[in-house]
Context: one part of a larger RNA
RNA sequence: GACGAACGCUGGCGGCGUGCUUAACACAUGCAAGUCGAACGGACCGGCUUGGGCGCUUGCGUCUGGGUUUGGUUAGUGGCGAACGGGUGAGUAACACGUGAGUAACCUGCCCUCUUCUUCGGGAUAACGUUCGGAAACGGAUGCUAAUACCGGGUAUUCACUUCAUGUCGCAUGGUGUGGGGUGGAAAGGUUUUUUCUGGUGGGGGAUGGGCUCGCGGCCUAUCAGCUUGUUGGUGGGGUGAUGGCCUACCAAGGCUUUGACGGGUAACCGGCCUGAGAGGGUGACCGGUCACAUUGGGACUGAGAUACGGCCCAGACUCCUACGGGAGGCAGCAGUGGGGAAUUUUGCACAAUGGGCGAAAGUCUGAUGCAGCGACGCCGCGUGAGGGAUGACGGCCUUCGGGUUGUAAACCUCUUUCGCUCAUGGUCAAGGCUAGUUUGUGUUCUAGUUGAGGGUAGUGGGUAAAGAAGCGCCGGCUAACUACGUGCCAGCAGCCGCGGUAAUACGUAGGGCGCGAGCGUUGUCC
Numbered sequence: 001g002a003c004g005a006a007c008g009c010u011g012g013c014g015g016c017g018u019g020c021u022u023a024a025c026a027c028a029u030g031c032a033a034g035u036c037g038a039a040c041g042g043a044c045c046g047g048c049u050u051g052g053g054c055g056c057u058u059g060c061g062u063c064u065g066g067g068u069u070u071g072g073u074u075a076g077u078g079g080c081g082a083a084c085g086g087g088u089g090a091g092u093a094a095c096a097c098g099u100g101a102g103u104a105a106c107c108u109g110c111c112c113u114c115u116u117c118u119u120c121g122g123g124a125u126a127a128c129g130u131u132c133g134g135a136a137a138c139g140g141a142u143g144c145u146a147a148u149a150c151c152g153g154g155u156a157u158u159c160a161c162u163u164c165a166u167g168u169c170g171c172a173u174g175g176u177g178u179g180g181g182g183u184g185g186a187a188a189g190g191u192u193u194u195u196u197c198u199g200g201u202g203g204g205g206g207a208u209g210g211g212c213u214c215g216c217g218g219c220c221u222a223u224c225a226g227c228u229u230g231u232u233g234g235u236g237g238g239g240u241g242a243u244g245g246c247c248u249a250c251c252a253a254g255g256c257u258u259u260g261a262c263g264g265g266u267a268a269c270c271g272g273c274c275u276g277a278g279a280g281g282g283u284g285a286c287c288g289g290u291c292a293c294a295u296u297g298g299g300a301c302u303g304a305g306a307u308a309c310g311g312c313c314c315a316g317a318c319u320c321c322u323a324c325g326g327g328a329g330g331c332a333g334c335a336g337u338g339g340g341g342a343a344u345u346u347u348g349c350a351c352a353a354u355g356g357g358c359g360a361a362a363g364u365c366u367g368a369u370g371c372a373g374c375g376a377c378g379c380c381g382c383g384u385g386a387g388g389g390a391u392g393a394c395g396g397c398c399u400u401c402g403g404g405u406u407g408u409a410a411a412c413c414u415c416u417u418u419c420g421c422u423c424a425u426g427g428u429c430a431a432g433g434c435u436a437g438u439u440u441g442u443g444u445u446c447u448a449g450u451u452g453a454g455g456g457u458a459g460u461g462g463g464u465a466a467a468g469a470a471g472c473g474c475c476g477g478c479u480a481a482c483u484a485c486g487u488g489c490c491a492g493c494a495g496c497c498g499c500g501g502u503a504a505u506a507c508g509u510a511g512g513g514c515g516c517g518a519g520c521g522u523u524g525u526c527c
Stems, first nucleotide, its partner, number of pairs: 001526003005523005012382006018375002020340001025338003029335003034080003039077002042074005047068009087293003097217007106210002111206005117200002119153004128143006159184011189198002219265003226256003231253008268290004272283004295316005318329004346372001348371003354368001355366004385415004395406004419468001420464006429454001432451006471516005476497003482511005492499002
C1' cells in the first nucleotide's frame, strides 16, 4: 500500500459498488420453461338463426331440440423451445486452459442468399365413450376419430453410392472440375374477401456455433528412479459426423525417462487484480472468456446439438407417504431454514426497459434482467455552522502563589440554512409497442389516445431553527505529542528495545497535547 475480511469502541446523510472465502452439509415452503387454436379432432361457455312447450306485458322470460363460414377458454395429439439463460469449483497437472497453426479427416437447428419441386394414396392412435384394477402413484381391456403425427407409391439435380473416360492442381494420403452409365433418395399444409402472406422438400453458397489434431507456455516433491502389455508400431476388420489402439483378430518388440518418466501432494485455467521505479513476487472474490460438475456411481434414449441442474433407466446412501401390496424426492437456480463458522443480506416489486423462448400478431413466460430492502463491508462526496467577540469571565488543571493554561474556546452580537424535518410541484428512462382514424398498389406516412416496477422517487420551490448530527487511537525511543496524582518488581504495559522494587513523561486516572476523522484502532493474509 492492498482486502469478498473479522473483532473492539463509536456512528448524521447521499452516490456507486459489493456481501457463505467454512459443510460440493442436509433442506420445510413458494417461485425459477414455456408457448402456439393461423398444424389437429374434440369438450365447455357464449353469440346468431330456427322449431316446439309453458308464462304471457305480443315480444320478453324460462325449459328443450336442430343448424352455424361466429367469439372465447382449453385437457390431449402435433410443432418449436426446454443443450440458452442462471449456479458452483468437487474433480482435473490434462491439448483442461492460454497462445499460434492445421482439418486434403469433420458437423452445424433457427438466420441470410441462389435454385428445384410442393404429386397420388393408405392404415392407425391419443383425446373421448364403455369398463376393470389400485390406498395412492398410476395402469389394463375394448369401441370410435383428426392432423404440418405415421407409412407406401410416383417424379427429381450441380444430391449420395458405384463405375467408365478426361482436364487441372497440390503438401503424402489426395483435392477439384467436365461428360456418360447404373442403383438409391423428397415434400404439408395453414391463413386471407381477392391479391397475398407464411410454411414444407431436395441441392449450392454464406454466417454463426462446435468437434478433432499439433507447436509452444504456466505448481511442489528424488525421503518417488525406473515406468509400460492395448503398452509402441504394422496389416485386415469394426465403430464414429470425423482422424486415431478408439475397439477387435493376427504379426513385430517396441515406446517413455535425470531436458525428471512413473509415483505422491496441491490446484479449475485465463483476461485480469494487488504490490513494485521496473524486473519480479502474490493472487484468480466481483465483471468477461474457456472447462468441469449437478445427491454418489454407471448407462443409454431423443435430438441439429446433451456434463441433459429443475428428462429417462439401473444400483447405493439419505428423506418422506403408505391401506405394507407399493410409491415419491434431489436448492452447487432466486428468496428462505437448520448446521458449520470469526463471518456474509429480503421467503420483496415488475416484466416499464434490455435480452431470451414460443407465436403471423395481439400477447404470454422469463428469481435472466431492471429495481427496491438489509449491512460504514469498500471507495468517493457532503455535513455537524460562519463572522465578530478579552475584564483573557466561571469552572477544571498546573503553580515558584506572582501567575500560567484550557482560550476566541464559551457567554454575547450579527448572519447563513447545505444535509435533516415539513408543505407543494415534479421528470428523463417510451426509441418502440398497442388501439382508432388517415394516406398508400405493397412497404409506408401522418394525427389522436394509451402503455413506468423503481416512484409522487430524483430534481425544483416555500417554511423551520444553530436548530437534529463526533468519535477513536496515541503522547519513553523508533514516532508527531507532558505534567500532576495514585500505585510501589504489586497491579499492570509491551510491535522491538524494554518500563514498574516510593519523586514512573513507559502501569491507572485527570488536565493538557498529537494524529486521523464518520470513522478510528486491533488481528489475519499478500507485495

About this RNA:
This is a predicted structure of a 527-nucleotide part of an RNA (small-subunit ribosomal RNA, 5' domain) from an uncultured bacterium. It matches the Rfam family "Bacterial small subunit ribosomal RNA". The RNAcentral record of the full RNA draws on ENA, Greengenes and SILVA.